[in-house]
Context: one part of a larger RNA
RNA sequence: CUGGGCGUAAAGCGCGUUAAGGCGGAUGGCCAAGUUGGCGGUGAAAUUUCGGGGCUCAACCCCGAAACUGCCGCCAAAACUGGUCCUCUAGAGUAUGGGAGAGGAAGGUGGAAUUCCGGGUGUAGUAGUGAAAUGCGUAGAUAUCCGGAGGAACACCAGCGGCGAAGGCGGCCUUCUGGCCCAUAACUGACGCUGUAGCGCGAAAGCGUGGGGAGCGAACGGGAUUAGAUACCCCGGUAGUCCACGCCCUAAACUUUGUGCACUAGGUGUUGGGUGUAUUGACGCGCUCAGCGCCGUAGCUAACGCAUUAAGUGCACCGCCUGGGGACUACGACCGCAAGGUUAAAACUC
Numbered sequence: 001c002u003g004g005g006c007g008u009a010a011a012g013c014g015c016g017u018u019a020a021g022g023c024g025g026a027u028g029g030c031c032a033a034g035u036u037g038g039c040g041g042u043g044a045a046a047u048u049u050c051g052g053g054g055c056u057c058a059a060c061c062c063c064g065a066a067a068c069u070g071c072c073g074c075c076a077a078a079a080c081u082g083g084u085c086c087u088c089u090a091g092a093g094u095a096u097g098g099g100a101g102a103g104g105a106a107g108g109u110g111g112a113a114u115u116c117c118g119g120g121u122g123u124a125g126u127a128g129u130g131a132a133a134u135g136c137g138u139a140g141a142u143a144u145c146c147g148g149a150g151g152a153a154c155a156c157c158a159g160c161g162g163c164g165a166a167g168g169c170g171g172c173c174u175u176c177u178g179g180c181c182c183a184u185a186a187c188u189g190a191c192g193c194u195g196u197a198g199c200g201c202g203a204a205a206g207c208g209u210g211g212g213g214a215g216c217g218a219a220c221g222g223g224a225u226u227a228g229a230u231a232c233c234c235c236g237g238u239a240g241u242c243c244a245c246g247c248c249c250u251a252a253a254c255u256u257u258g259u260g261c262a263c264u265a266g267g268u269g270u271u272g273g274g275u276g277u278a279u280u281g282a283c284g285c286g287c288u289c290a291g292c293g294c295c296g297u298a299g300c301u302a303a304c305g306c307a308u309u310a311a312g313u314g315c316a317c318c319g320c321c322u323g324g325g326g327a328c329u330a331c332g333a334c335c336g337c338a339a340g341g342u343u344a345a346a347a348c349u350c
Stems, first nucleotide, its partner, number of pairs: 003322004007304002012318001014201004021194003025088002028085004033081002035077008048066007091191001092188003095184005103177007110154001115149007125136002162169002206247006215241002220236004258317006266295012299306002323350003332343004
């Protein structure tokens, strides 16, 4: 180098972007590097194979032939790969006209509810549980009415729905801004696909500085339960949860299913477009494009199941696996303020 694999057995990087590399649409001309054929040179000897011979045989030795699968040069071919030139429009992109959306950032704003504060009414309980107790309350609680403060989250709409590369995104309004879909086929003319490294993004928890703090609530205190109860239940409650800026970089980061392209029965629901038909019109019915679900044929699969959103049939490129434990470890290196992260063994053992 080669094999077989990666939904659940070991195995898809959390996601994107991208320099290198790998791979790459159609017609024609030229070149001839790869490729193919021919010729020439070389490919030492020994070794190897075949034929023959010599030691009584064999091992061993000798002779002859083949082979040495390779490399170099020359000539030729031009289908394929490659190079170059002209051209093309089916890939890709642009433009124009429409469209949907919790996509992102910033600023503003609204109501409900919890808590707290002030005031009124009012009196003995309240809260909590399986039952209780701790707790709160005659210094007037709970309940109820009015007013105020503050923080956080946005009931209904809400959907098997939508958007985003992933993480994720949900009151309303404004500003800035990314992507996507459909139609037209005007423009560019292969500008494409993938992508080790690099760079960027990356839930929650955690860290730094400053702010904020209603509710909830690790730690902690108390009450119960219990043989015990460092828990589950109850009363409290700090960090945190929130904001700004800077770090951290992990996850059951899961569809446990890498990305792109092409092909391969259908049925049904739904979201956003286009179009035909019909109608006064909304509906409806048919076709079509893009998405999200369910069922199912062929095929695949160890089975479960997957099945045009493939785990089917192929191609391109990347990542990864190679018995269990030791080990998401040690050492080293890099990164981090730290916590720790990334990379990643061996002895030994079954």